A computed fold for a 72-nucleotide RNA from a Bacteroidaceae bacterium, annotated as transfer RNA. The prediction has a mean pLDDT of 81. Its Rfam family is "tRNA". Rfam classes the family as a transfer RNA. From the family's description: Transfer RNA (tRNA) molecules are approximately 80 nucleotides in length. The organism belongs to Bacteroidaceae, within Bacteria.

[in-house]
């Protein structure tokens, strides 16, 4: 170097080109309990990055960041 492949909440993962981007877990409040703990309820939290298709992009192309595998 070149080829392939991933990048979404603090982690773990979802999401047919059209839904308020959805859930587990994990905080933050409240209720329960003498007190913790389970349980319940309710907030808060995410699309690497920039540029094109498009009426519309987490999805699709193009580049650059990164991670990860393949080859000599």
């Nucleotide at each position: 170097g070149c080829c392939c492949u991933c990048g979404u909440a603090g982690u773990u993962c979802a999401a047919u080109g059209g839904a308020u981007a959805g859930a587990a877990u994990g905080g933050a409040a409240g209720a329960u309990u003498c007190c913790g703990g389970u349980u319940c309820u309710u907030c808060a939290g995410a699309u690497u990055a920039g540029g094109g298709u498009u009426c519309g992009a987490u999805u699709c192309c193009c580049u650059a960041c990164g991670g990860g595998g393949g080859u000599a």